[in-house]
């Protein structure tokens, strides 16, 4: 330099054919306990990598850029 994959919550990841952004773990509070752990209940937390485009509507489709990984040279 070329090709492909990938980027969503603190972490690991879902998100169908474009139609109100979710789970597990972690965190916070409560219940339980003599006190913890475990368990149960509830809660907070997101400009969906960035900028544009298409569309009534974009995490999803298109273009460019950036990060990461793999392969080729």
């Nucleotide at each position: 330099g070329g090709u492909g994959a990938u980027g969503u919550a603190g972490c690991u990841c879902a998100g169908u054919u474009g139609g109100u952004a979710g789970a597990g773990c972690a965190c916070c509070a409560g219940a339980c306990u003599g006190a913890a752990a475990a368990u149960c209940u509830g809660g907070g937390g997101g400009u969906c990598g960035g900028c544009g485009g298409u569309u009534c509507a974009a995490g999803u489709c298109c273009g460019c850029c950036c990060g990461u990984c793999a392969c080729c040279a």